[in-house]
RNA sequence: AGAGUUUGAUCCUGGCUCAGGAUGAACGCUGGCGGCGUGCCUAACACAUGCAAGUCGAGCGAUCUUCUUCAGAAGAGAGCGGCGGACGGGUGAGUAACGCGUGGGUAACCUGCCUCAUACACAUGGAUAACAUACCGAAAGGUAUGCUAAUACAAGAUGAUAUAAGAGAUUCGCAUGGAUUUCUUAUCAAAGCUCCGGCGGUAUGAGAUGGACCCGCGUCUGAUUAGCUAGUUGGUAAGGUAACGGCUUACCAAGGCGACGAUCAGUAGCCGACCUGAGAGGGUGAUCGGCCACAUUGGAACUGAGACACGGUCCAAACUCCUACGGGAGGCAGCAGUGGGGAAUAUUGCGCAAUGGGGGCAACCCUGACGCAGCGACGCCGCGUGAGUGAGGAAGGCCUUCGGGUCGUAAAGCUCUGUCAAGAGGGAAGAAGUGCAUGGUAGCUAAUACCUGCCAUGUUUGACGGUACCUCUAAAGGAAGCACCGGCUAACUCCGUGCCAGCAGCCGCGGUAAUACGGAGGGUGCAAGCGUUGUUCGGAAUUACUGGGCGUAAAGGGCGCGCAGGCGGCCUGCCAAGUCAGAUGUGAAAUGCCAUGGCUUAACCAUGGACGUGCAUUUGAAACUGGUGGGCUUGAGUACCAGAGGGGAAGGUGGAAUUCCCGGUGUAGAGGUGAAAUUCGUAGAUAUCGGGAGGAAUACCGGUGGCGAAGGCGACUUUCUGGCUGGAUACUGACGCUGAGGCGCGAAAGCGUGGGGAGCAAACAGGAUUAGAUACCCUGGUAGUCCACGCUGUAAACGAUGUGAAAAAGAUGUAGGGGGGGGUGAUCCCCUUCUGUGUCGGAGCUAACGCAUUAAGUCCACCCGCCUGGGGAGUACGGUCGCAAGAUUAAAACUCAAAGGAAUUGACGGGGGCCCGCACAAGCGGUGGAGUAUGUGGUUUAAUUCGAUGCAACGCGAAGAACCUUACCUGGUCUUGACAUCCCGGGAAUUCUUAGGAAACUAGGAAGUGCCUUCUUUGAAGGAGCCUGGAGACAGGUGCUGCAUGGCUGUCGUCAGCUCGUGUCGUGAGAUGUUGGGUUAAGUCCCGCAACGAGCGCAACCCUUGCCUUUAGUUGCCAUCAGUUUAGCUGGGCACUCUAAAGGGACUGCCGGUGUCAAACCGGAGGAAGGUGGGGAUGACGUCAAGUCCUCAUGGCCCUUAUGACCAGGGCUACACACGUACUACAAUGGCCGGUACAACGGGCAGCGACAUCGCGAGAUGGAGCCAAUCCUUCAAAGCCGGUCUCAGUCCGGAUUGGAGUCUGCAACUCGACUCCAUGAAGUUGGAAUCGCUAGUAAUCGUGGAUCAGCAUGCCACGGUGAAUACGUUCCCGGGCCUUGUACUCACGGCCCGUCA
Repeated sequence: AGAGUUUGAUCCUGGCUCAGGAUGAACGCUGGCGGCGUGCCUAACACAUGCAAGUCGAGCGAUCUUCUUCAGAAGAGAGCGGCGGACGGGUGAGUAACGCGUGGGUAACCUGCCUCAUACACAUGGAUAACAUACCGAAAGGUAUGCUAAUACAAGAUGAUAUAAGAGAUUCGCAUGGAUUUCUUAUCAAAGCUCCGGCGGUAUGAGAUGGACCCGCGUCUGAUUAGCUAGUUGGUAAGGUAACGGCUUACCAAGGCGACGAUCAGUAGCCGACCUGAGAGGGUGAUCGGCCACAUUGGAACUGAGACACGGUCCAAACUCCUACGGGAGGCAGCAGUGGGGAAUAUUGCGCAAUGGGGGCAACCCUGACGCAGCGACGCCGCGUGAGUGAGGAAGGCCUUCGGGUCGUAAAGCUCUGUCAAGAGGGAAGAAGUGCAUGGUAGCUAAUACCUGCCAUGUUUGACGGUACCUCUAAAGGAAGCACCGGCUAACUCCGUGCCAGCAGCCGCGGUAAUACGGAGGGUGCAAGCGUUGUUCGGAAUUACUGGGCGUAAAGGGCGCGCAGGCGGCCUGCCAAGUCAGAUGUGAAAUGCCAUGGCUUAACCAUGGACGUGCAUUUGAAACUGGUGGGCUUGAGUACCAGAGGGGAAGGUGGAAUUCCCGGUGUAGAGGUGAAAUUCGUAGAUAUCGGGAGGAAUACCGGUGGCGAAGGCGACUUUCUGGCUGGAUACUGACGCUGAGGCGCGAAAGCGUGGGGAGCAAACAGGAUUAGAUACCCUGGUAGUCCACGCUGUAAACGAUGUGAAAAAGAUGUAGGGGGGGGUGAUCCCCUUCUGUGUCGGAGCUAACGCAUUAAGUCCACCCGCCUGGGGAGUACGGUCGCAAGAUUAAAACUCAAAGGAAUUGACGGGGGCCCGCACAAGCGGUGGAGUAUGUGGUUUAAUUCGAUGCAACGCGAAGAACCUUACCUGGUCUUGACAUCCCGGGAAUUCUUAGGAAACUAGGAAGUGCCUUCUUUGAAGGAGCCUGGAGACAGGUGCUGCAUGGCUGUCGUCAGCUCGUGUCGUGAGAUGUUGGGUUAAGUCCCGCAACGAGCGCAACCCUUGCCUUUAGUUGCCAUCAGUUUAGCUGGGCACUCUAAAGGGACUGCCGGUGUCAAACCGGAGGAAGGUGGGGAUGACGUCAAGUCCUCAUGGCCCUUAUGACCAGGGCUACACACGUACUACAAUGGCCGGUACAACGGGCAGCGACAUCGCGAGAUGGAGCCAAUCCUUCAAAGCCGGUCUCAGUCCGGAUUGGAGUCUGCAACUCGACUCCAUGAAGUUGGAAUCGCUAGUAAUCGUGGAUCAGCAUGCCACGGUGAAUACGUUCCCGGGCCUUGUACUCACGGCCCGUCA
């Protein structure tokens, strides 16, 4: 000192939360020792029991006991009497008050015991308790009679400097008055005891101490408490008190308090201080100290120096107890203790040894004050739980990439030490005195007895406690936990769980890989404690005095006038209230701070010092504020002249228009709308002309122009009236500004009474629209709108900006005045000045937007109003106002972690602008209808394996499911396994074969012994490869998760975009660049520009195709020459075609025009090709958690005699149905028959297969050639020529079905393809809707290839024939750029409101 949290991100506003400190605490887990403190915060609830206030025989008289030498001595002690029970101790109920604090006053007072001073104490009397007797009562207690004493009580004497009254004198003060002093009169005292030393008694004065009363100032909340008060305020008189006083009473007067908060209500003992805070403040008022109040509740007095009395009295009440029912007793908020309440707070302890108190001459007695001990980690402080060494980095745990890492020098082991605790022994200080004894001395005395005082010596007193402390013994032995580990906030992994269980202070974690839940390992923090909870201060400048704000975040009153209040111009004299300075007193002690000292240290304690912002008194200063006196004119105002104006009120008068009425003309419609209808009209509308009635509003001028405080004000004119502006002079002399309450004004709507009512028009009615339409549109229409009078008192009453003043850059409009200049003038122009009203803009300010001399600027000044998170709520209750509607004032419970402002990037819009695309349009051909093929959904099934699901799944993975494939189902089998590596045993491998079985497999038989190396070469051993048996590590999984992943792919989209560096701008997110003007297929290029450059994309480079050249010439070609069987066949040639390599060619290069002297576009020439020539490959940053774990790879999880492996059969081919994609058609641009012409790309040895023969055919048999520019596939088809069919379910169409075959293959039943014969279904051009295509394209025709034993309407390629159309960009879809609005950012499939559950 800050941090987290609103957003995709940013800045601000603003709340919530956290980190710190503290605690009379409580709870959870844990707990070794000691010291010092501290301990009913709740029920001022009720209390059993014990103790807490007695003492004095030196005041008094009886009584009793003991001793005795009978003289007496000692002791106990009820009663009378004295002193003390008013202190000490407890509690905080009451009290908002002179209760407390602070400072004063008493000229208005008292003070026992104590100290000092002065004086005095003469003398007399009668009682009474105790006691005794009698009596009453259960008891408590009481009554009667009799006896007795006093330092008890009473009468008398003396009597002062006392008191009172009267008469003077001196002196002082703040008013009443005070002090000193003289005289006269009146009144009031006493007590004795004794050891003879003393102790007491009375009066007066003084002191000290303690108390009483009064005053200034300070002392909580509420105005949803605004009026309170009759002893009330004052006076006179009297009474009363220690004393002033309405303190009390009588009489008189009518006062007193209050917005500076009376009264009422709520809460509370106050302070020194304590906690916190930088401070100012805020909170608290335990322990300790001062004051107050109280003592079961309420009241009252008595005694006394002092009480209206905690352990006294009386009365009343409640409660408890005793009782013989008649009556009595009691008061723990003293110390312990009990019950109860509560989250919660201790022993019915020891002692008067110390300190202090009461009584006493004293000894001494009493003392739950106090000193100690006990209990409680309740707090603070201190100590310990060991130290050193020790790596095989042990075992074990945990993690692991399996290599290791970590717990960890930690442990063990070795060497030491001994604090605390335990045992044993020793052992304090706290103690000073008092008394006694002895000695001395002084006093008294006749006395060296005695006694008293003083001094010295000795002796005597310890609860704590055998405690602190010291020494010794033994022994590492007895002594560590708690919380946390996602961020804030120091500290990370594994397992379990799977939006469950749970966590959480805030944000938030958990839906199968959770560092956030639970456990473990490890770590972090603190430590005999650690966490949690509560409370309080801080952080919070989040109530802002120090130290905040109000245009849009919460917040300027709707506007004015104005009482109180606050603030206030210039010069000068005085005063000294504020202010400043000095001095004095006070501000208790303790606490806090500083220093020093004492307990081993510390906590703790002691001593000293400094401080103590305050209050009071006093002495000065005079700048400022204030007061007062005098003056001034600039603030303010008055007078005079001039001026503008929808300023206000009342009256009068116009014209235009709407509507209605009357009359004329006139005829079928009018009106209204997006389109209509309701409506009006043949009973004459609408239209048009003339006349009349009535009400309301005032076109043009008219304008960010004028006036007004605001609301507001608009035809003309008259009267009355408010304010404003300019000019020059005179006057007054601060008369001013603001303004809580108060008063007034105050749009529209609304209310009351009475008028008026043309148009318009809530409500209402009807017609439309619509899913509905209580709306928008239309036709009508009532209140109302208008006037007069009264009420209401609110608006986005807004400039969302209170009022007033001053000074501080400008530019440019406009309205009203003044001055000056130009111009002969009309009239106009220019300069300047004052006032008002706009726009732009600098400094400055602002979170930004923006404001900016009309401020939102000045760290401006003064005054007023208002704000303090969102919701609840401008609501409820209460008050006030109102006829009502309602207005005004104005909460809380509860709930959320946000709500909000400005700006930014995107996305979106049935917003705008520009542009593109077979996007639409213009065309051609299809799909959707039929049949079939194929894929999908659904259904079915033992299984119909799985995946793909809008575009971007659906002839997709699958370039080819009869077995295999195959992952699915049924059944039969195997368990180190079908496959890989390692170990051991056996065997060569291998081939043939028998039995069982559906096969896998099981059980046999026969043949057979290889290769390399070594050796004692008969033979053995080892090795490589292979087979078989065995054990275990392991294999295996097309099992799950594509939302854990890699890789690959689709899509937007071959769309033109996506970014970066540096610079600049902005507080920042970001912007600029990339926007703008042109242009392009293109972020393509040019120009401009706070940008300058660059990268990935575009283009180009690559392949192919189109032209040419060169090179080469077999298997290709044949123009020329020759031969020829007529076939480039042969010789020959390489010109051409072609093949396949290298080059050329096209670049807006040239010309004209347009264009900004640009980029570029348009047209033209040349050219095979012209403006990226055609096609392909090539896919930026990214989006869709898009697709794929079943291509492959891979984390995690799961299965392991099974989810692995083998086999047979079945299934993936099912079939009411729905959808997608194709094929074939519906026919004459055609079908069929016959003849005839022209390709290209490819493929071929388990192959292509010529040719020949056979078969109607599929094909079969034989088989040349070809490993290919050589041979084969290979007759291309549409086309062309001729014929036939003549519009029909046909000579169209071919599905379906029957029969017969061919081929492939172990095997065509489920389930192949093809051929022949027969059969001959639907279908006659296809609803809504929808697809492709812009040229060698669509359409149409055939051909080849991959896969493949066989199987193609699919896919991939090839060539043949070969169109139509594009005006154009309004609309649909998709996309790009700019701009705008946004409460969206998961981004419109968004967000969000209401109702219901």